[in-house]
RNA sequence: AGGGUUUGAUUCUGGCUCAGAAUGAACGUUGGCGGCGUGGAUCAGGCAUGCAAGUCGAACGAAUGCCGUGGGGGUAACUCUGCGGCGGAAGUGGCGAAAGGGGCAGUAAGGCGUGGAUAACCUACCCCGGACUUCAGGAUAGCCUCCCUAACGGGUGGGUAAUACUGGAUGCCGUAGCGAGGGAGCAUUCUCUUGCUACGAAAGUUCCGACGGUCCAGGAGGGGUUCACGUGGUAUUAGCUUGUUGGUGAGGUAACGGCUCACCAAGGCCAAGAUGCCUAGCAGGUGUGAGAGCACGACCUGCGCCACUGGCACUGGGACACUGGCCAGACUCCUACGGGAGGCUGCAGUCGAGGAUCUUCGGCAAUGGGCGAAAGCCUGACCGAGCGACGCCGCGUGUGCGAUGAAGGCCUUCGGGUUGUAAAGCACUGUCGUGGGGGAGAAAGCCCGCAAGGGUUGAUCGACUCCAGGAGGAAGCUCGGGCUAAGUUCGUGCCAGCAGCCGCGGUAAGACGAACCGAGCGAACGUUAUUCGGAAUCACUGGGCUUAAAGGGCGCGUAGGCGGGCCAUCAAGUCAGGGGUGAAAGCCCCCAGCUCAACUGGGGAAGUGCCUCUGAUACUGAUGGUCUCGAGGGAGAUAGGGGCGUGCGGAACUCCCGGUGGAGCGGUGAAAUGCGUAGAUAUCGGAAGGAACACCGGUGGCGAAAGCGGCGCGCUGGAUCUCUUCUGACGCUGAGGCGCGAAAGCCAGGGGAGCGAACGGGAUUAGAUACCCCGGUAGUCCUGGCCCUAAACGUUGGGUACUAGGUUGUGGGCUUACGUGGGUUCACAGCCGGAGCAAAAGUAUUAAGUACCCCGCCUGGGGAGUAUGGUCGCAAGGCUGAAACUCAAAGAAAUUGACGGGGGCUCACACAAGCGGUGGAGCAUGUGGCUUAAUUCGAGGCUACGCGAAGAACCUUAUCCUGGGCUUGACAUGUGCGAAAGCGGUAGGCGUACCCUGGGGAAACCCAGGGGAACCUCGCAAGAGGGGACCUACCACAGGUGCUGCAUGGCUGUCGUCAGCUCGUGUCGUGAGAUGUCGGGUUAAGUCCCAUAACGAGCGAAACCCCUGUCUCCAGUUGCCAGCGAGUCAUGUCGGGGACUCUGGAGAGACUGCCGGUGUUAAACCGGAGGAAGGUGGGGAUGACGUCAAGUCCUCAUGGCCCUUAUGCCCAGGGCUGCACACGUGCUACAAUGGCGUACACAAAGGGACGCAAGCUCGCGAGAGUAAGCAAAUCCCAAAAAAUACGCCCCAGUUCAGAUCGAAGGCUGCAACUCGCCUUCGUGAAGUUGGAAUCGCUAGUAAUCGCGGGUCAGCAACACCGCGGUGAAUGUGUUCCUGAGCCUUGUACACACCGCCCGUCAAGCCACGAAAGAUCGGGGGGGGCCAAGUCGCCGCGCCAACUCGCAAGAGAAGCAAGCGCCUAACCCUCAACGGUCAAUUGGGACUAAGUCGUAACAAGGU
Repeated sequence: AGGGUUUGAUUCUGGCUCAGAAUGAACGUUGGCGGCGUGGAUCAGGCAUGCAAGUCGAACGAAUGCCGUGGGGGUAACUCUGCGGCGGAAGUGGCGAAAGGGGCAGUAAGGCGUGGAUAACCUACCCCGGACUUCAGGAUAGCCUCCCUAACGGGUGGGUAAUACUGGAUGCCGUAGCGAGGGAGCAUUCUCUUGCUACGAAAGUUCCGACGGUCCAGGAGGGGUUCACGUGGUAUUAGCUUGUUGGUGAGGUAACGGCUCACCAAGGCCAAGAUGCCUAGCAGGUGUGAGAGCACGACCUGCGCCACUGGCACUGGGACACUGGCCAGACUCCUACGGGAGGCUGCAGUCGAGGAUCUUCGGCAAUGGGCGAAAGCCUGACCGAGCGACGCCGCGUGUGCGAUGAAGGCCUUCGGGUUGUAAAGCACUGUCGUGGGGGAGAAAGCCCGCAAGGGUUGAUCGACUCCAGGAGGAAGCUCGGGCUAAGUUCGUGCCAGCAGCCGCGGUAAGACGAACCGAGCGAACGUUAUUCGGAAUCACUGGGCUUAAAGGGCGCGUAGGCGGGCCAUCAAGUCAGGGGUGAAAGCCCCCAGCUCAACUGGGGAAGUGCCUCUGAUACUGAUGGUCUCGAGGGAGAUAGGGGCGUGCGGAACUCCCGGUGGAGCGGUGAAAUGCGUAGAUAUCGGAAGGAACACCGGUGGCGAAAGCGGCGCGCUGGAUCUCUUCUGACGCUGAGGCGCGAAAGCCAGGGGAGCGAACGGGAUUAGAUACCCCGGUAGUCCUGGCCCUAAACGUUGGGUACUAGGUUGUGGGCUUACGUGGGUUCACAGCCGGAGCAAAAGUAUUAAGUACCCCGCCUGGGGAGUAUGGUCGCAAGGCUGAAACUCAAAGAAAUUGACGGGGGCUCACACAAGCGGUGGAGCAUGUGGCUUAAUUCGAGGCUACGCGAAGAACCUUAUCCUGGGCUUGACAUGUGCGAAAGCGGUAGGCGUACCCUGGGGAAACCCAGGGGAACCUCGCAAGAGGGGACCUACCACAGGUGCUGCAUGGCUGUCGUCAGCUCGUGUCGUGAGAUGUCGGGUUAAGUCCCAUAACGAGCGAAACCCCUGUCUCCAGUUGCCAGCGAGUCAUGUCGGGGACUCUGGAGAGACUGCCGGUGUUAAACCGGAGGAAGGUGGGGAUGACGUCAAGUCCUCAUGGCCCUUAUGCCCAGGGCUGCACACGUGCUACAAUGGCGUACACAAAGGGACGCAAGCUCGCGAGAGUAAGCAAAUCCCAAAAAAUACGCCCCAGUUCAGAUCGAAGGCUGCAACUCGCCUUCGUGAAGUUGGAAUCGCUAGUAAUCGCGGGUCAGCAACACCGCGGUGAAUGUGUUCCUGAGCCUUGUACACACCGCCCGUCAAGCCACGAAAGAUCGGGGGGGGCCAAGUCGCCGCGCCAACUCGCAAGAGAAGCAAGCGCCUAACCCUCAACGGUCAAUUGGGACUAAGUCGUAACAAGGU
C1' cells in the first nucleotide's frame, strides 16, 4: 500500500468480496511447563445450606463460672455463705451499622462531563484556638412472680443502675429583635466595632498518666442546592402546558425555589425540534484508524441509580436505609388452621434458560475498615490458593557429525526423481518436567523493659540453589485454482461434494474424496459472531449531480446564510502572553524491579478542553459618520406572436336551398364496408355554422417557466439603448409559505365545422380486441371552478467577477452634412474553435474553465415511486415515502467485430435476356423409413444422398445374423551371441517338418494309420548325439474395422481463386485500439497511380510451371510421301526423300511496345494499326489469416478407456440386393430437326501378355472353334457416331417408346436359387413434354453425337474419369432474389439475428401488504375505594419528673383513640399506540430445458 469480480477487449461509475488489527467470546481438532491477568454479556428469573457487622466491663446494674481467702454444716465427697480478683451470657447505654461489597433494571435528564456560583446551606468521627464541665430529681430494661400463645411473641405486679432521661443555675459566646458607627458588593445584602432586651450548655470513668462531656470560633475532608455549555434515534410524533408561567402572602426545609397552599395576573415551551415514541446508566477510557473520525463503556477508577414489586415515614451528623421498621402485592416456606416467617443485583453454591462463563477452598500473616485506652475481637473488603490455552508473555519437546543418498511410501518419460541428513548409526548436553535436600523474602509491628536488650506473629507463595537419572515424559492444526505462500497421482463423473468473492464437478478435476509432497502458524490452529480498517462507499480533513444515482416545472418572497468603498470607536469572534483547572490509573518518553518479557514501581510529557486576567485591532462583527462603481428611481427614444378584453376579415371545410349534369363516387398495396338514378361525385349561385389563421416565417422575436402567430382598438407587465439628473448598499440567495403551471382528466353551463379515444363496420392475418379504410361518441372550442403532472429537457438551479479568437443574426447608440460602406460600443440570439476541464462523448465569455455566496438533490440493481401512515383532491390521482426478500451485478462513454425487412459504391450465370433440363412416366442408383435373425458402419442444409465404394454371387465383409471350431493364437518381439551380416525368450520333443491314406464333419478343424527328409558333429554304414528350421507346453505378450473426430496428428470439404489477412518502426489515443489498409481515380485484383502521419515489409493477387493456339531451328522411325524410281487389282508396299503433315526437343512471339483520343503531365481506359494471337489469348495446377469443437479413431498414426477360451482368429450358410412408401442424382423416352432400312465419309485420346486378338470356319446372334501379328507412332481392341445420300413411315400410344413377363440360348466363375451380364424370338406397361418449385450454361461454351480407360474372373457402368465430332442463342443492364467485397450508420447482439428479449397463464417455494376478527403488552386520561404514614384538628381515655398544694388533688406538657387533606395497591371505564395469530385476498422475489404470442434492441419491420 492494495487485490478479485460487470466486457470479446477498454476506460469510468458503482456495489459485493478478500488480505489487517481487536474481543469478558463460543464451537471443532489437538494439547508439555511457568508467570501475569481474566471468567454469568442470556432470565434485575427463582433460590437449599454456610458465612459476609460488630464492638466497648476503662459508661451501667448483674446471672453463671473460675481463682484466692475467711466462716458454717458434714468423717469425707460435697454444700451454704462473706470478702477480693478474673471473666462476662442476656440486657441498659455509646459508637458503628448511610462505609466497604454487588448490579446496571430504571433514567435522554432530579443523570453524567467540563467550568463556575452558594451574599441560599449542612457536616458525627479528626486537627487547632477560646471558655466551661454546677445543683438537683424521677423512672426503666435486665432480674423476680404470675398469666396468654403451636410458634413468633405478648401481658400483670414488684423492685434496680448509668456517660439513659428530666428540672434549675452560670454564659467566653451564639441566635433573634430594636439601635449607633465604619468598610465592601452589580444586587437581594455582606462584614467589622458597639449598646439594650429575650432565649440557649454539660457526664462521667480511672490507682496515676489519661480517656471523655458542653458552648463558641476556625481548619481539613465530605456533602446539599444552583447556573452555563456539552452529552442518542425518529417529523411516517407539530404543537405541548393549569401548579402550568409569574406575582403577593403564608407554610415547609440545613438551605433557594410552585417545594406546598390561598389569592391575583395569563402566562411559559417550540422548526436552533417543544410534546410523544424507541433505545441507552454517564465519564476517565477501550478497540480501530496516518489522522479526522467510527464503534464500544468487560476488568480498574470517579459519579449516578437500584436492593423481591409499589408506597411510606422513623432513627440519625448523614438514609426515606442491600443483610433496620410499617403497609400493600406477587411468590416461597412453617402451622396445632387461630396465625406466623422470608428476600444471595455480598462470597461460595443450586435450578432454570442459554452457543456460553469457575471452588459450597485457606487466612486475617499483609493492606484497609469498625469498636476499644489497650490487649484484642469482627471483617467472603482483602490477601492467597483451586478450575478454564479465555487472553498476553516466556521456555521446552534436544545438539553436533552422519550418503550406500538404506528400507518403506509417492511420482516417473522407467533413465530416474522425491521424502532426505531426514532416519539408522556415532559422539554429546541436561533447560522444563520427575524424586529428594537446603532456602532469602513478603515482618512493618506487637509484648516486656527506664534503656540496652529480650520475646513473639506466615494463610499462601516459595525465587534461587544442590543431588540423582536418562533423549528419555512433551506436536499439532489449517491450507495448497486466482485473490494468497504452497502440486502431483489415483478415485468420482453436474453424482458425491466444495465455496469468503470469482467460481469448480457432465471420463484425462492442480478447485470434490484419498495418498504422497509442499506452504503457513505453532501449544496451538482453524471456524463462527461482532467492531474498526481497507471504504475518498455519507467525502470536516476528503465526493458528487449534461449522458453513470443525483438541479426543485417556473417565479415572488419569510426566517436564515452571505454581502461594495472610506473614516472613527468598541473588543464579541480572532490572535498573543500569564494564572487556575483538566483526579488517579491508562497511552507516550526516560529510568528502575522481577534471569528476559508480559507485569510492576518512580519521574516527566501529553491531555488538542473549560474558566479567568492582561494585551493587540489587520480581518469578521457591533455602533456612529461618509461615498458612488452594486441596486433602484428620473428623463428621452426603441423593438417585440409578452398578457387580458373587445370588434372585424378572407381562404378552406361541412351542412342547407337552387341550377347544370347523368353513373358512378370514394378509398387502398389491392380491396371492401360507405355514398349514389329518391340524382351522388363534379360544377355554378345563394345562405348558415364552428374552428384555425396559408404566404410573410427565419438556426428571427417576446416571456420566469408553461407558452405566444390574421387585422384593428382599449387596458396592462417586462426588456433594451442614450443622458449621468436623484436616492445612497436600499444587495444576492432563499428552508417553510404564496402564486403561475402543456396535454389529458373532472364539475356546472354553453357551443360543436373539422378532427377524433371508446364503439360499430370493412380489410389484413394462423389470429389481429392493432397498424390501413368507412363511420363515429366523449373530447378538442367558450365561461366559471378544480386537477398540478410531463423526455415540464439545454436531461446543465440562481447570482457576481475573471479567462484566446473567428463568424452570423436581431435591437440600439457614437463616428460620417446625409445615404451606402467602414470603424467602434452596449444588450440579446446562434455556429465554429484554442487553452483549460472531462471516463470519454464533448464543453469552451450563453462553460461542463477559474473562484466566491445561497438553495435543491444523490449514495449498487431489483422489490418501488410500491406498501403503510399522514396530507391535498369531487374523482382520477398528487405530495411525502419504507421494509422484508433477492441478485453480483445494474450502469455510462468509447473500441473491434457481427448483424439490420439502414445507406452508398462494386462484383458473381446472382438476377434479367436466352438455350437445355430436373420436378410428371418407366427403369438404374444412393438415402430415409419400414421390415428382418441380420438387413455391418460412416456421411446429414449449401459443404450428406451414382458420397467412402476405381466393381458386395463365395471372397471382399467389418461386435451384421445363425451355426460350428481354435486359444501364445492368422501376424510381431524376447536374456543374449557375433567384427559384421545375421541369428535371436524358457523347457521339452525331433520318426520332427512335410507327404499320403482312412474315419467324423458342410468346411474350418479333430482323431487314427503309413511313408518320410533337409541342418551340425561322430561314424564306412547302420546308427548315435546335437539342433537356432519345425512341433508341443509355458511366460511376457500378440490381436481388436471395439468406444471417444468433443483428447489428437495427418489429410480433406466449405466460405473462395473471394481480395483480402497481418507485421516492424513512427505517430495519435489514459486505454481497448486507430493510423498504415482511409480519400480521389483505376483494375479481374489491397492491380497500379495521385494524395496522405505515416514510411516500409510479409502472407495472399499477379508472375514463375504444364497443356493448347503461330512461326523458326534441330532431328526423321514404327510416323509422312511433294518430286524421282520400282511394284500391286489396290494400299508408303519397296528403293529413296525431309519438302509437307506429324512426332519431340530447343527457341521466337504479346510488352498497352506503336498511333489517336480521354484522363491530372499519372495510373489507366476507349478506338486503331500490325499480328497466328491484344490488353490475364484459352484451359489447368496453384487455395492467405482464419471460420464451421465441419468430416474422418473404418486409410494411416496416436493419448485414454474397454475385451482377452473373446469385442481376437478360422469356417459354412445367410445378410449388406429384403419393399406399402418418401426424397436426391441419373438413363431412356414421349417422337417427323423423328424412327427404320440401304449406301457412304471424317476423329482424338487411350488400353493390351493370367492380355489385345486380325484372318478363316460355325452360329440369326451373344458367342464358339482355330489361329497370324503385337510388350506395340509397327499388331490388335477399332465399327467412330451424329453428319451426308436415297427410300419407307404420315401424327397414331404409332414402323414412337421400350418397362415387364415367357421361352430358348451364350459367357465368366469352384458355384449365377436368394443375387451377374449378354443374345435371339415372343410379350409391348407407363409415357402425347410434366403443378408449386428448381438446376446448369456467356463460345469452341450450352446442346447434341459417338470413342476410350480405370476398377474388374464376370458384372448390375445409365456411374465416374478422359477424348474428340457437329455446333448455337442471348446479355453489355444492375430495380429485384442469392452470395460476396469496401466505406458509412444504428445496436440493449459478442455462443455475435438460428442473437437478445417482454408480459399473461400453468407448477414449486419464500418473504411482505390488506383482511371479518382473536389475543397480548407498556404507558396514559377519567372515576371509585382507600392500607401504612407524615401533617393538621381533636383528644371525654392514659399520664413518674415541672408548677400549686401538708396531703388528697388540680394544672401544664405528653400519649393513645378518633376525624380531615394527601395517598400505594386494587376495582371500573375510555381512547390511542405497539406486537402476535388469522379464513380469504393482492401484488412481488426466486426456480436448465412448460403454454401463448412478439412488445423492445436494426428504420426491430406501425

Small-subunit ribosomal RNA from a metagenome, 1502 nucleotides, folded computationally. The RNAcentral record of the sequence draws on SILVA. Its mean pLDDT, the model's own confidence on a scale to 100, is 83.